Background: The RNA shown here (Bacterial RNase P class A) has 372 nucleotides and comes from a Gammaproteobacteria bacterium. Lineage of the source: Bacteria > Pseudomonadati > Pseudomonadota > Gammaproteobacteria.

RNA sequence: GGAGUUGGCCAGGCAAUCGCGCCAGACAGUCUUGGAUUGUCUGGGGAGGAAAGUCCGGGCUCCAUAGGACAGAGUGCCAGGUAACGCCUGGGGGGCGUGAGCCUACGGCUAGUGCCACAGAAAAUAUACCGCCUGCCGAUUCGUCGACAGGUAAGGGUGAAAUGGUGCGGUAAGAGCGCACCGCGUGUCUGGUAACAGGCACGGCAGGGUAAACCCCACUCGGAGCAAGACCAAAUAGGGGAACAUAAUGCGUGGUCCGCGCUGUUCCCGGGUAGGUUGCUUGAGGUAUGCGGCGACGUAUGACCCAGAUGAAUGAUUGCCCCGGCUCUUUUUGAGCUACGACAGAACCCGGCUUAUCGGCCAACUCCCACU
Numbered sequence: 001g002g003a004g005u006u007g008g009c010c011a012g013g014c015a016a017u018c019g020c021g022c023c024a025g026a027c028a029g030u031c032u033u034g035g036a037u038u039g040u041c042u043g044g045g046g047a048g049g050a051a052a053g054u055c056c057g058g059g060c061u062c063c064a065u066a067g068g069a070c071a072g073a074g075u076g077c078c079a080g081g082u083a084a085c086g087c088c089u090g091g092g093g094g095g096c097g098u099g100a101g102c103c104u105a106c107g108g109c110u111a112g113u114g115c116c117a118c119a120g121a122a123a124a125u126a127u128a129c130c131g132c133c134u135g136c137c138g139a140u141u142c143g144u145c146g147a148c149a150g151g152u153a154a155g156g157g158u159g160a161a162a163u164g165g166u167g168c169g170g171u172a173a174g175a176g177c178g179c180a181c182c183g184c185g186u187g188u189c190u191g192g193u194a195a196c197a198g199g200c201a202c203g204g205c206a207g208g209g210u211a212a213a214c215c216c217c218a219c220u221c222g223g224a225g226c227a228a229g230a231c232c233a234a235a236u237a238g239g240g241g242a243a244c245a246u247a248a249u250g251c252g253u254g255g256u257c258c259g260c261g262c263u264g265u266u267c268c269c270g271g272g273u274a275g276g277u278u279g280c281u282u283g284a285g286g287u288a289u290g291c292g293g294c295g296a297c298g299u300a301u302g303a304c305c306c307a308g309a310u311g312a313a314u315g316a317u318u319g320c321c322c323c324g325g326c327u328c329u330u331u332u333u334g335a336g337c338u339a340c341g342a343c344a345g346a347a348c349c350c351g352g353c354u355u356a357u358c359g360g361c362c363a364a365c366u367c368c369c370a371c372u
Base pairs, nucleotide, nucleotide: 001368002367003366004365005364006363007362008361009360010359012321013320014319015318016317017316018315020046022044023043024042025041026040027039028038029037030036031035048343052354053353055352056351057350058349059348060225061224062223063222067258068257069256070255072221073220074219075218076217077091078090079089080088081087092106093104094103095102096101107216108215112214113213114210115209116208129156130155131152132151133150134149135148137146138145139144164182165181166180167179168178169177183205184203185202186201187200188199189198190197191196229278230277231276232275239269240268241267242266243265244264250262251261252260285304287302288301289300290299291298292297322341324338325337326336327335328334
């Protein structure tokens, strides 16, 4: 100097004028037991890192008095964190990368069933296409060729994968046939909470792969959702008809059964209302410091309050600065013009994951090149 990896932070800034909504206080008016409402003034706050997707987990509300089993669904290495999770942290195995690092749908194929196309001799009831060797017969240009019988799976070919791999010896030629190492199996020891890692001994030991195939195993699992629910006010026609049932064969917030509870259930036609208040923002809250922990995080103390709208507030204008471009000029410099600032907007709340994204800042680490 260049190229990368990982983590964290910000999300245009400042000022003025006007405007919108909420909260607190003061004053005044109207209604008025209470209290509600209107106006003015003062003060304070007012969209995100993803508010998005609605994919997980909950808080909260209702069904609800009540559960159990089966089916079904989800997760899947180990240990921790957490309210909980399919999330996070730290380890282990496997894979990728020179490396910093990254990915992981990572329990079980010796419980069973399936599948492995094409090619190939052959993908399980294992086999011999080309080959290699021996015997015997025939031919022979003396190089060898052909038929039959036997042995062979080391060499070649096909394939994603060929029945352990490499090497040496041995053999007629070969083969775990024997040996060494690796692999595999069994037993045992050491370290570790564990997943696992390593050592030693014995055994020549054989078909593999696939579970994001069915399946088996372990653990977990009611439903619906703020348009939940509660209260107030108002209005209408507490209307009409049909079917089933008579304490269960009906109904009761995922399916089936058992149990429990209730006493009608279902369908069609027609009519009225859909207004207001609440839920609604102080919470598993964020933050500073100390302590504990590798870490996620926990704990103690302190200060802080950071939207609550309801057709939907959080905005508009101007100026300067930051960032980019263009023109003139004196390279520096100065002036003028212009437009840009991504992805994108709360709606009960919270913890995550995933997706989109302009630009800037900080820290640590890795590799390459040159010089000293």
Its Rfam family is "Bacterial RNase P class A". From the family's description: Ribonuclease P (RNase P) is a ubiquitous endoribonuclease, found in archaea, bacteria and eukarya as well as chloroplasts and mitochondria. It is annotated as a ribozyme. Gene Ontology terms of the family: ribonuclease P activity, tRNA processing and dimeric ribonuclease P complex. Its mean pLDDT, the model's own confidence on a scale to 100, is 76. The model forms 97% of the base pairs in the Rfam consensus. The sequence was found by an Rfam model in a public genome assembly.